[in-house]
Source information
Model confidence (mean pLDDT): 76 of 100. A computed fold for a 265-nucleotide RNA from Paenibacillus swuensis, annotated as Bacterial large signal recognition particle RNA. Lineage of the source: Bacteria > Bacillota > Bacilli > Paenibacillaceae > Paenibacillus. Its Rfam family is "Bacterial large signal recognition particle RNA". Rfam links the family to the GO terms signal recognition particle, plasma membrane targeting and SRP-dependent cotranslational protein targeting to membrane, signal sequence recognition. Rfam describes the family as follows. The signal recognition particle (SRP) is a universally conserved ribonucleoprotein involved in the co-translational targeting of proteins to membranes. Of the family's consensus pairs, 95% are formed in the model.

């Protein structure tokens, strides 16, 4: 070095997630490889030589194994942006009020404002008026019998003249009942462009008179209190999107090394 038969390792790998941990069923991702059948998500199997059981296939090398460099994806971090959310009141904003009177408006020499006398508005007290209600009043009605007059009849006394009570009727009447109204009296009032007296006068109104230039505060501006949290605006925390020459794990390929025994020639 060549042929041949075998064994080591191999017949997919990786990311998340889940596990005290490592592999798997189940998800993504790489892509074709020289594998098959059972098991399993509240799950199976198994302990660092870290899936089990059971079968089959190629084979020491384009295919096993090690090493850095490239890398699809995938997590993590950070930084942004976008929804929705929670707080927060130092700021913008927004409501509200207080001062000021500097704009602006409105009033004013046909007199603002302020002093002064007065007079109402307010209390008390008469008085008139109004309305209301009672009594008088006036009409009419109004008592089986316990109201009055006449009392037919009929009763009762009397020898008799006479005389007595007294129902119905009829006529008055009383209390009540119902109307009526011009006048009186009393009593009342959610009554009055009504009078008179006294009182009071902060404040309003309003008349006289004195002086003689301002007053009022709509809006704005400015300065202050008090609120509000829908919208900017700080913070927290979720969701989905971008970036990162940020971290990490790496599939894949291309490289570089590396790998045993046995027989024959």
């Nucleotide at each position: 070095c060549c042929g041949u038969g075998c064994u080591a390792g191999g017949u997919g790998g990786g990311g998340a997630g889940g596990u005290a941990g490592c592999g798997g069923u189940g998800c993504c991702c790489u892509g074709u490889a020289a594998c098959c059948c059972g098991c399993a998500a509240u799950c199976c199997g198994c302990u660092a030589c870290a899936g089990c059981g059971g079968g089959a296939c190629a084979c020491a090398a384009u295919u096993c194994c090690u090493c850095g460099a490239a890398g699809a994806g995938g997590u993590c971090u950070u930084g942004u942006g976008a929804u929705g959310u929670g707080a927060g009141g130092u700021c913008g904003a927004c409501u509200u009020u207080u001062a000021c009177a500097c704009g602006u408006g409105g009033u004013g020499u046909u007199g603002a404002g302020a002093g002064u006398c007065g007079g109402g508005u307010c209390c008390u007290c008469c008085g008139c008026a109004a309305u209301g209600g009672a009594a008088g009043c006036u009409u009419g009605u109004g008592a089986a019998c316990c109201c009055g007059g006449u009392c037919a009849g009929g009763u009762c006394c009397g020898g008799a003249a006479g005389g007595a009570a007294g129902c119905a009727g009829c006529c008055g009447u009383a209390a009540g009942c119902a109307g009526g109204a011009a006048g009186u009296u009393c009593c009342a009032u959610g009554u009055g462009c009504c009078g008179g007296a006294g009182g009071g006068u902060u404040g309003c109104c309003u008349g006289a008179u004195u002086u003689g230039a301002g007053c009022c505060g709509u809006c704005g501006a400015u300065a202050g209190g008090a609120g509000u949290a829908a919208c900017g605006c700080u913070c927290g925390g979720a969701u989905c999107g971008c970036a990162a020459c940020g971290a990490u794990c790496a599939a894949u390929g291309a490289g570089a090394g590396g790998u045993g025994c046995g027989c024959g020639g």